About this RNA: A computed fold for a 426-nucleotide RNA from a Gemmataceae bacterium, annotated as Bacterial RNase P class A. The organism belongs to Gemmataceae, within Bacteria. Its Rfam family is "Bacterial RNase P class A". It is annotated as a ribozyme. Its mean pLDDT, the model's own confidence on a scale to 100, is 77. Of the family's consensus pairs, 94% are formed in the model.
RNA sequence: CGAGUCGGUCGGACGGUCGCUGUUCGGUUGCCGGCAACGGCGCUGGAGAGAGGAAAGUCCGGGCUCCACAGGACACGGUGGCGGAUAACGUCCGCCGUCCAAGGCUUCGGCCCCUCAACGCCGCGGCCAAGGAUCGGGAAAGUGCAACAGAAAGCAGACCGCCUCCAGGCAUAAACCCCUGGAGGUAAGGGUGAAACGGUGGGGGGACUCGCGUCCCUUAAUGUAAGAGCCCACCAGCAGCCUGGUAACAGGCUGGCUCGGCAAACCCCACCGGGAGCAAGGCCAAGCAGGGAGCAGGAUCUGUCCGGUCCGCCACGACUCCCGGGUAGGCUGCUGGACCGCCGAGGCGACUCGGCGGCUAGAGAAAUGAUCGUCGCCAGGCCUCACCGCCUGGUACAAAACCCGGCUUACAGACCGGCUCGCGGG
Numbered sequence: 001c002g003a004g005u006c007g008g009u010c011g012g013a014c015g016g017u018c019g020c021u022g023u024u025c026g027g028u029u030g031c032c033g034g035c036a037a038c039g040g041c042g043c044u045g046g047a048g049a050g051a052g053g054a055a056a057g058u059c060c061g062g063g064c065u066c067c068a069c070a071g072g073a074c075a076c077g078g079u080g081g082c083g084g085a086u087a088a089c090g091u092c093c094g095c096c097g098u099c100c101a102a103g104g105c106u107u108c109g110g111c112c113c114c115u116c117a118a119c120g121c122c123g124c125g126g127c128c129a130a131g132g133a134u135c136g137g138g139a140a141a142g143u144g145c146a147a148c149a150g151a152a153a154g155c156a157g158a159c160c161g162c163c164u165c166c167a168g169g170c171a172u173a174a175a176c177c178c179c180u181g182g183a184g185g186u187a188a189g190g191g192u193g194a195a196a197c198g199g200u201g202g203g204g205g206g207a208c209u210c211g212c213g214u215c216c217c218u219u220a221a222u223g224u225a226a227g228a229g230c231c232c233a234c235c236a237g238c239a240g241c242c243u244g245g246u247a248a249c250a251g252g253c254u255g256g257c258u259c260g261g262c263a264a265a266c267c268c269c270a271c272c273g274g275g276a277g278c279a280a281g282g283c284c285a286a287g288c289a290g291g292g293a294g295c296a297g298g299a300u301c302u303g304u305c306c307g308g309u310c311c312g313c314c315a316c317g318a319c320u321c322c323c324g325g326g327u328a329g330g331c332u333g334c335u336g337g338a339c340c341g342c343c344g345a346g347g348c349g350a351c352u353c354g355g356c357g358g359c360u361a362g363a364g365a366a367a368u369g370a371u372c373g374u375c376g377c378c379a380g381g382c383c384u385c386a387c388c389g390c391c392u393g394g395u396a397c398a399a400a401a402c403c404c405g406g407c408u409u410a411c412a413g414a415c416c417g418g419c420u421c422g423c424g425g426g
Stems, first nucleotide, its partner, number of pairs: 001422010012375007020050002023047006030041004052397001056408002059406005064277004069312001071311003076273005081095005096136001097134004103128004108123004137268002142266002144262002159190002161186009198235006204217005236258002238255007281332004290323005300318002302315002339358008376395007
């Protein structure tokens, strides 16, 4: 300097004029209340404050409020590798497994090379890898699904084949070969399919014998009638043991044990979960009109989703349904927080502890706007060797509504850094 990839910050600035909303300190010969002190409203002066990284989606978790407890169980819902962080979470951090991957190393083969090489290039394979993805527990508890095709789709399977035997035919001196049929064996080959009961490759040579069989040599191994986990080599899974690790898991050794895929199918296992929600709730003022049906007489009923739920405990509360009337005003909840900034210590990190400092919207149909000037950034054009300068245009996504921790989505442009690789220089 370039390529790949990950993370963070900002996202307009300054000044002037007029205007909007809250807080706070005053003034007031205005109005209301009050014996007064004083309070409220209005007017007015000063000080200081006033939308976000997502305020969005409403997808999770909480704080807070109300319901008698939020106790146990069923049901229902949620999460799902291991270990941590946190108020908690489906979030975050670190690590593990599987898959992908910029790039790098390398065996072999080919090209290039007058020839042989080197360098370089190409191809198959192997190894490492910044970083990315992950609905990551269990398929030998059970049920289920995989159309069609195929003989057969998980207690499977003989269509074509291959081997042995028998019978018949052909041929012949007699047989072999070939054709047809039958019995038995076989999943190595072919076909179907996304997938066929682990994957890939190998199982030698010679002598004698009619054959069966015997002997010798070589071998990783030297099997069968043909095949086959029958043997061997490498690999995958599984089981056992050892070592390392808190663990997920990793490595090594032994074993021929080999019953596939899907659980973002039902299900099983582990853990978590009362319910409703600021339109929660509290206070004040004002206003009205009740009627009917049903159960029950306290051992019943009722007491915040569903379930014809169950159990415990508390309450002595009294109900349920239908028709009808009144109110929808004001105040509060409503902003001091699991808050923010800086420093130090601990930790790989998320984060934790301590010290010092700070107060940074609170509207109520919804306030923070308008205008002028200068500058910043981006794009295009002019001029110039270039810089500088000048002109024109643009400047993203987008507004709190009880509050907080996250996730997801949108975003013009600018800046800073980490890691991996390549080139060049020191």